A computed fold for a 74-nucleotide RNA from an Anaerolineales bacterium, annotated as transfer RNA. Lineage of the source: Bacteria > Bacillati > Chloroflexota > Anaerolineae > Anaerolineales. The RNAcentral record of the sequence draws on ENA and MGnify. Model confidence (mean pLDDT): 84 of 100.

RNA sequence: CGGGGCGUAGCGCAGCCAGGUAGCGCACUUGAAUGGGGUUCAAGUGGUCCGCGGUUCAAAUCCGCGCGCCCCGA
Numbered sequence: 001c002g003g004g005g006c007g008u009a010g011c012g013c014a015g016c017c018a019g020g021u022a023g024c025g026c027a028c029u030u031g032a033a034u035g036g037g038g039u040u041c042a043a044g045u046g047g048u049c050c051g052c053g054g055u056u057c058a059a060a061u062c063c064g065c066g067c068g069c070c071c072c073g074a
Stems, first nucleotide, its partner, number of pairs: 001073007010026004020057001028044006050066005
């Protein structure tokens, strides 16, 4: 320098192709069961989706330019 993949909750990921309320597991909070712990059950909190711009009635999703990490090539 060229090509590709990835970036979504504290952590690990799905959702993107085919635009329409942002989800799952773990963790966390509260309550119940237990003498307590572990464990189980119930309820709940937490993310304007890496940034900016564009298209659209509507963007995590499509397009452009960047940033970060990883891989391949030179």

It matches the Rfam family "tRNA". By type it is a transfer RNA.